[in-house]
Predicted 3D model of a 351-nucleotide part of an RNA (small-subunit ribosomal RNA, central domain) from an uncultured prokaryote. It matches the Rfam family "Bacterial small subunit ribosomal RNA". The RNAcentral record of the full RNA draws on ENA.
Context: one part of a larger RNA
RNA sequence: CUGGGCUUAAAGCGUACGUAGGCGGGUGCGCAGGCAUCUUGUGAAAUCCCUCGGCUCAACCGAGGAACUGCAGGGUGAACCGCGUAUCUUGAGACGAGUAGGGGCUGUCGGAACGCUAGGUGGAGUGGUGAAAUGCGUUGAUAUCUAGCGGAACGCCGAAGGAGAAAUCAGGCAGCUGGGCUUGUUCUGACGCUGAGGUACGAAAGCGUGGGGAGCGAACGGGAUUAGAUACCCCGGUAGUCCACGCCGUAAACGAUGUGCACUAGGUCGAGGGGGCUCUGACGCUGCUCUUGGCCGAAGCAAAAGUGUUAAGUGCACCGCCUGGGGAGUACGGUCGCAAGGCUAAAACUC
Numbered sequence: 001c002u003g004g005g006c007u008u009a010a011a012g013c014g015u016a017c018g019u020a021g022g023c024g025g026g027u028g029c030g031c032a033g034g035c036a037u038c039u040u041g042u043g044a045a046a047u048c049c050c051u052c053g054g055c056u057c058a059a060c061c062g063a064g065g066a067a068c069u070g071c072a073g074g075g076u077g078a079a080c081c082g083c084g085u086a087u088c089u090u091g092a093g094a095c096g097a098g099u100a101g102g103g104g105c106u107g108u109c110g111g112a113a114c115g116c117u118a119g120g121u122g123g124a125g126u127g128g129u130g131a132a133a134u135g136c137g138u139u140g141a142u143a144u145c146u147a148g149c150g151g152a153a154c155g156c157c158g159a160a161g162g163a164g165a166a167a168u169c170a171g172g173c174a175g176c177u178g179g180g181c182u183u184g185u186u187c188u189g190a191c192g193c194u195g196a197g198g199u200a201c202g203a204a205a206g207c208g209u210g211g212g213g214a215g216c217g218a219a220c221g222g223g224a225u226u227a228g229a230u231a232c233c234c235c236g237g238u239a240g241u242c243c244a245c246g247c248c249g250u251a252a253a254c255g256a257u258g259u260g261c262a263c264u265a266g267g268u269c270g271a272g273g274g275g276g277c278u279c280u281g282a283c284g285c286u287g288c289u290c291u292u293g294g295c296c297g298a299a300g301c302a303a304a305a306g307u308g309u310u311a312a313g314u315g316c317a318c319c320g321c322c323u324g325g326g327g328a329g330u331a332c333g334g335u336c337g338c339a340a341g342g343c344u345a346a347a348a349c350u351c
Base pairs, nucleotide, nucleotide: 004322005321006320007305008304012319014201015200016199017198021194022193023192025088026087027086028085029084030083031082033081034080035077036076037075038074039073040072041071042070049065050064051063052062053061054060091191092188093187094186095184096183097182098181099180103177104176105175106174107173108172109171110154114150115149116148117147118146119145120144121143125136126135162169163168206247207246208245209244210243211242215241216240220236221235222234223233258318259317260316261315262314263313266296267295268294269293270292271291272290273289274288275286276285277284300307301306324351325350326349333344334343335342336341
């Protein structure tokens, strides 16, 4: 290079935006770089192939032809690729009118629970477990009532439900703000798809500075259990968990399934619109239509499990990735990081 693959066997980058590049809708006219055809020159000889011939044959040798699939010049063609130009609306986008939503950011308010503080009642236990003990308690605990303070999380609604590119997002209200869907078909007129590098976002833990700290709780201390118990259980408890700003950049970041477009039976349940029908009455019906979340399944696919219009079916475009197990996602080098470490990424050896 050709070929084969990537749900679970090795293999889809965590996600998006986007540069280069690759690929790209209908029609008319033109150009002639690709392309096709004709022609000219060249493509040494030998070799290979064909036909004759010479050694008694053959190998070998001689002659002629073909070929040398290439390169360059010229002519012609214009379907296709490309280029130029004009035009179109179905791809894409804009605009108007609606609409659902835990989409994001900021501020503010609320109740339940919990802890603490003060006070009242009360007077011996309480707490915890398999059973206990450590712990707390006559300096008055537990229980109960009142008042105040504090931090974190928001029961029911709640769903198989919704939103977001993913990570993720849930008490109420207000402000600011992103995207989606439906509809009108008014406008632009291919403005598109993908995307090496790049950039942005990116759970938890962790790091830096400053705050905060109720509950929970790595580490740590104690009590148990046990042969031991550096655990599981219990009593405590620091970092952390929370906030602001700045880092880190990982994950079973999962649908273990890249993105976009087109096509290929249905059934059923849910969410958001539009249309139609009905004494237009909250409602109801709809085999009308668009979007979206699930389940079941024809064909097909698949090693099977399964998948099946949300494809893992049939195709196209572009990117990423895989190539036996261990060594190893390691060493070295480079680069990023405050560090922890991340990214990139071997070999010897061995089975």